The RNA shown here (transfer RNA) has 75 nucleotides and comes from Candidatus Jordarchaeum sp. Lineage of the source: Archaea > Candidatus Jordarchaeia > Candidatus Jordarchaeales > Candidatus Jordarchaeaceae > Candidatus Jordarchaeum. The RNAcentral record of the sequence draws on ENA. Rfam family: tRNA. The family's RNA type in Rfam is transfer RNA.
[in-house]
RNA sequence: GCCUCGCUAGCUCAGCCUGGUUAGAGCGUCUCAUUGGUAAUGAGAAGGUCCCGAGUCCGAAUCUCGGGCGAGGCU
Numbered sequence: 001g002c003c004u005c006g007c008u009a010g011c012u013c014a015g016c017c018u019g020g021u022u023a024g025a026g027c028g029u030c031u032c033a034u035u036g037g038u039a040a041u042g043a044g045a046a047g048g049u050c051c052c053g054a055g056u057c058c059g060a061a062u063c064u065c066g067g068g069c070g071a072g073g074c075u
Base pairs, nucleotide, nucleotide: 001074002073003072004071005070006069007068010027011026012025013024020058029045030044031043032042033041051067052066053065054064055063
C1' cells in the first nucleotide's frame, strides 16, 4: 500500500442479509419486597447521538459513499 471483518446500554452481545408502529437480551447498577441480619430469590426502575459525516428514500441501527478506531490476511 491492497483485501476482508468488526464498532449497538457500564460489560458481553443479538437485531443489519430482507429499511417500517416504541431499539432489545444476559450480566452489572439503583429501589422495593422477603430475612433477626446478610447472601440467595422475587418485583420494578434508570441507563442509547446504534463510532462520525454525507447521500438515497415517504421513512435508515439496517442500503450507498467518505472518514476514524480495532482485528486478521496478502505483497